[in-house]
Predicted 3D model of RNase P RNA and transfer RNA as a complex of 480 nucleotides.
Its mean pLDDT, the model's own confidence on a scale to 100, is 76.
Rfam match: Bacterial RNase P class A. The family's RNA type in Rfam is ribozyme.
């Protein structure tokens, strides 16, 4: 100096002449005051009013993270949590899927559960090839053994059936071992498709291929210990963990009578009630609906007539300012000052003429023309939204430059 | 000034109280039949669901906020 962010103010001033509403005086006159930050939108709370009320339940229906403020609140401050920014900051409708019941279309094999495409020869089948006769199994021999000759034997010739097999040989049908190939059975959920989402996730080792299977690091639940009013937050163990949706019903915690100033009080005027149904210890009795008590003594619809006049309510408040105080802050307390619209077909307006802001043209001069947002109280307050041309200030951060 | 409701083709209305391509009649266009016409047949077009933003995987629908229309609200016996 830029750019961003938070927070507060102003959004017209001034003179004169005219005209407005409202109080009050000494009343033809006079003095004082007279629209907003949103007065909107009518989203919440409430002060006030009127329905006689008081309990219980059921239904309804409002918030939802702790913690304080506050008459209250769905609001305001300060935290914590997720998130978004480099950051000051900012956003959140933020309880609970382990109480139960829905829903998760279409894709997809499958969305309270699953195997499309894949990938596995480690286990069981199924081919196919090689070994192996030291695997059973055949074939040859030494040898034994019944039998039969010889007077007998441990002799001799001869010879089955058995049995044994030292040795030998050949086959490899079946068995063993090996390789190979085959996903049939069986194994898988790491990979790939779909989806918004698919058995927590990244990474290593394992493994036949995988998988919390182990393992390190993270998220997740779950024990413990410290720290804090509390949400939570930091360490440290564990086992290995299907989801999401509650602005779906629904459960929890808190909380809640309904109507609204056109509520409601009174006063005056005027008509038409020889109208019409309901209930009879009923009916009414603070949104339905049940129960108990307790008030009132008639009540409550519906048809028709009559007034559309007045006064109040109507402005002193959970108000405003200034200074101290207490709290981080929302706010709270003390002590001094102030009285700021109360209309009712609804007041603030015209006209000149300077100033401010802003914009445009020019003989560039203290020149000339234009416009100056959003928008007007109606019983008063406290907040939320939402609209706003311009213009002031003060915190903070972040960027380049200069000392 | 308070209170309650409503918004879908050009018109009148639907759309299982969330399933992702929003429908039906009229009207309008095309042909057909007819001498023409009208009915009739047949076939077509028409949407930021008043506007922005949220939850969700998905919004006409559900929450919020805006905008536009539309209806009620005195006393009296």
């Nucleotide at each position: 100096c830029a750019a961003g962010u938070a927070a507060a103010c102003c959004g017209g001033g001034u003179g004169a002449c005219c005209g407005c509403c409202c109080g009050c005086c000494u009343c033809a006159g006079g003095c004082g005051g007279g629209a907003g930050g949103a007065a909107a939108g009518u989203c919440c709370g409430a002060g006030c009013u009127c329905c006689a009320c008081c309990g219980g339940g059921c239904a309804g229906g409002a918030u939802g993270c702790u913690g304080g403020g506050u008459a209250a609140u769905g609001c305001c401050c300060a935290g914590g949590a997720g998130g978004g920014g480099u950051g000051a900051c900012c956003c959140u409708a933020c309880g609970g899927a382990a109480a139960g019941u829905g829903c998760c279309a279409c894709a997809g094999a499958a969305a309270c559960a699953u195997a499309c495409c894949g990938c596995c020869a480690g286990c069981g089948g199924c081919c196919g090839g090689c070994u192996u006769a030291u695997c059973a199994g055949g074939c040859a021999a030494a040898g034994a053994u019944a039998c039969g000759u010889g007077a007998a034997a441990u002799c001799a010739a001869g010879g089955a059936a058995u049995u044994a097999g030292a040795u030998g040989u050949g086959u490899a049908a079946g068995g063993u071992g090996c390789c190979g190939g085959u996903g049939c059975g069986g194994g898988u959920a790491a990979g790939g498709g779909u989806g918004a989402a698919a058995u927590g996730g990244u990474g290593a080792g394992g493994u036949a291929a995988g998988a919390g299977c182990u393992c390190a690091c993270c998220a997740g639940c779950g024990g413990c210990u410290g720290g804090g009013u509390g949400a939570c937050c930091a360490g440290u163990c564990g086992g290995c963990u299907g989801g999401g949706u509650a602005a779906a019903c629904c459960c929890c915690a808190u909380c809640c009578g309904g109507a609204g100033c056109a509520a409601g009080a009174c006063c005056a005027a005027a008509u038409a009630g020889a109208g019409g149904g309901a209930c009879a210890a009923a009916a009414g009795g603070a949104c339905g609906c049940c129960c108990g008590g307790c008030c009132u003594g008639g009540u409550c619809c519906c048809c028709g007539g009559g007034u559309u006049g007045g006064u109040c309510g109507c402005u002193u408040g959970a108000c405003c300012c200034u200074g101290g105080u207490g709290g981080u802050a929302a706010c709270g307390c003390c002590a001094g000052g102030g009285c700021u619209a109360g209309a009712u077909a609804g007041a603030u307006g015209g006209u000149c003429g300077c100033c401010g802001c802003u914009c445009c043209g020019c003989u560039a001069g203290u020149c000339g023309g234009g416009g100056u947002a959003c928008a007007g109280a109606a019983c008063u307050c406290g907040g939320c939204u939402u609209a706003c041309a311009g213009g002031u200030u003060u915190g903070c951060u972040u960027g380049a430059c200069c000392c | 000034g308070g209170g309650c409701c409503c918004a879908u083709a050009g018109c009148u209305c639907a759309a299982u109280u969330g399933g992702u391509c929003a429908g039906a009649g009229u009207c309008c266009c095309c042909g057909g039949c007819u001498c023409a016409u009208a009915a009739c047949c047949g076939g077509g077009u028409u949407g930021u669901u008043g506007c922005u933003g949220g939850u969700u995987c998905a919004a006409g629908u559900c929450c919020a906020g805006c905008u536009g229309g539309g209806c009620c609200c005195a006393c009296c016996a």